RNA sequence: CCCGCGCACCGCUCCGCCGCUUCCGGCGCCGAAAGGCACCGGGGGAGGAAAGUCCGGGCAGCACAGGGCACCGUGCUUCCUAACGGGAAGGGGUGCGGCCGGUGACGGCCGCAUCACGGAAAGUGCAACAGAAAGCAAACCGCCGAUGGCCGCAAGGCACAGGCAUGGGUGAAAGGGUGGUGCAAGAGACCACCGCGCGGCCAGUGAUGGCUGCGGCAUGGUAAACCCCACGGGCUGAAAGACCAAAUAGGCCGGGGUGCCGCCGCAAGGCGGUAAAGGGCGGCCCGCCCGAUCCCGGCGGGUAGGUCGAUAGAGGUUGCGCGCGAGCGUGAUCCCAGAUAGAUGGCGGAGCCCUGCGUGCUUGCACGCGGGGACAGGAUCCGGCUUACAGGUGUGCGGGCAUU
Numbered sequence: 001c002c003c004g005c006g007c008a009c010c011g012c013u014c015c016g017c018c019g020c021u022u023c024c025g026g027c028g029c030c031g032a033a034a035g036g037c038a039c040c041g042g043g044g045g046a047g048g049a050a051a052g053u054c055c056g057g058g059c060a061g062c063a064c065a066g067g068g069c070a071c072c073g074u075g076c077u078u079c080c081u082a083a084c085g086g087g088a089a090g091g092g093g094u095g096c097g098g099c100c101g102g103u104g105a106c107g108g109c110c111g112c113a114u115c116a117c118g119g120a121a122a123g124u125g126c127a128a129c130a131g132a133a134a135g136c137a138a139a140c141c142g143c144c145g146a147u148g149g150c151c152g153c154a155a156g157g158c159a160c161a162g163g164c165a166u167g168g169g170u171g172a173a174a175g176g177g178u179g180g181u182g183c184a185a186g187a188g189a190c191c192a193c194c195g196c197g198c199g200g201c202c203a204g205u206g207a208u209g210g211c212u213g214c215g216g217c218a219u220g221g222u223a224a225a226c227c228c229c230a231c232g233g234g235c236u237g238a239a240a241g242a243c244c245a246a247a248u249a250g251g252c253c254g255g256g257g258u259g260c261c262g263c264c265g266c267a268a269g270g271c272g273g274u275a276a277a278g279g280g281c282g283g284c285c286c287g288c289c290c291g292a293u294c295c296c297g298g299c300g301g302g303u304a305g306g307u308c309g310a311u312a313g314a315g316g317u318u319g320c321g322c323g324c325g326a327g328c329g330u331g332a333u334c335c336c337a338g339a340u341a342g343a344u345g346g347c348g349g350a351g352c353c354c355u356g357c358g359u360g361c362u363u364g365c366a367c368g369c370g371g372g373g374a375c376a377g378g379a380u381c382c383g384g385c386u387u388a389c390a391g392g393u394g395u396g397c398g399g400g401c402a403u404u
Base pairs, nucleotide, nucleotide: 001400002399003398004397005396006395007394008393009392010391012351013350014349015348016347017346018345020045021044022043023042024041025040026039028037029036030035047375051386052385054384055383056382057381058380059237060236061235062234071233072232073231074230075229076090077089078088079087080086091117092115093114094113095112096111097110098109099108100107101106118228119227123226124225125222126221140168141167142164143163144162147161148160149158150157151156176194177193178192179191180190181189195217196215197214198213199212200211201210202209203208241308242307243306244305251299252298253297254296255295256294257293259274260273261272262271263270264269278290279289280288281287315334316333317332318331319330320329321328322327352373353372354371355370356369357368358367359366360365361364
């Protein structure tokens, strides 16, 4: 210098013109008021993911004595946190690579990657095909045939009774492995070691590790199968929810007019009742329907509409201290979108970055012409996760080339 990977960060800038939204100040108009409209000046105006809406919390309403069952979720340890299925640090398993030790099984160290990493010695279930045999294992090929049997005078032969899980083959998996002893052949049958399991001691907050003793090894796999254990979870979701409140039409209350009914009166008229008198449905009660409409005033629910929720917060920047770290504590300082069908845009110019072609040379720079500048945009707020992203910066690791 180039390439690759990881981590962290940035992710266009400036000027002019025209426009959008919100706040503050001024001024004017409209309105009884609340407030609305217009103009002028000034301030603010999307992101690292605002996205997916996957997880967790704040907040709100409803429900709720306590506990249990059921259901759902999480699952190595410790820590961080408001909380989490998130994060940090650590432990362990598995795979790959390198080095070292050992006859070997295998072990140790280092690096990288990866893990949904509680329990398979509580119970139930499941396992295609292949294979002789697959869950109280199993003789297909094979080995042996010491002992017994048969043949033979004998040496020995036969492979009949039977023995063998060592070798081959099948399979994802064949009931520990290596080296020996042993045997007719074999076999944890026995021995040493390796692995595994159980116990003790020590170290560690813990997961776990180290040392040591015991056990011939019994107990294959599968729990993102049921299940068991531990822990957590009430439901809904800003269209939550709270408040103000037209016009019109219902509802309720009060008053009045007309109509109707009853009584009194010779009459004129007076007094009382009014969803009542009376009628219908019906065996009866309740109930429903018919039996009068209009006006005035008031009350209440609720719609349109409006306000709050709703933007000062687990907030940003920065200093110091503590911690391996995620983070925690403390001081200073700042206020930094708030729309409601949803504002932050358009045009022009200059610059910056990347890039194609051409020319020039100092060979990676200059000039000229051309192209490109991504992913994507709030809608109650916050913490995460995941996914998308042109281009650039820093840093670490690995590889290559060149020079010293």
This is a predicted structure of a 404-nucleotide RNA (Bacterial RNase P class A) from a Bacteroidota bacterium. It matches the Rfam family "Bacterial RNase P class A". Rfam describes the family as follows. Ribonuclease P (RNase P) is a ubiquitous endoribonuclease, found in archaea, bacteria and eukarya as well as chloroplasts and mitochondria. Gene Ontology terms of the family: dimeric ribonuclease P complex, ribonuclease P activity and tRNA processing. Its mean pLDDT, the model's own confidence on a scale to 100, is 76. Taxonomically the source falls in Bacteroidota (Bacteria, Pseudomonadati). The model forms 92% of the base pairs in the Rfam consensus.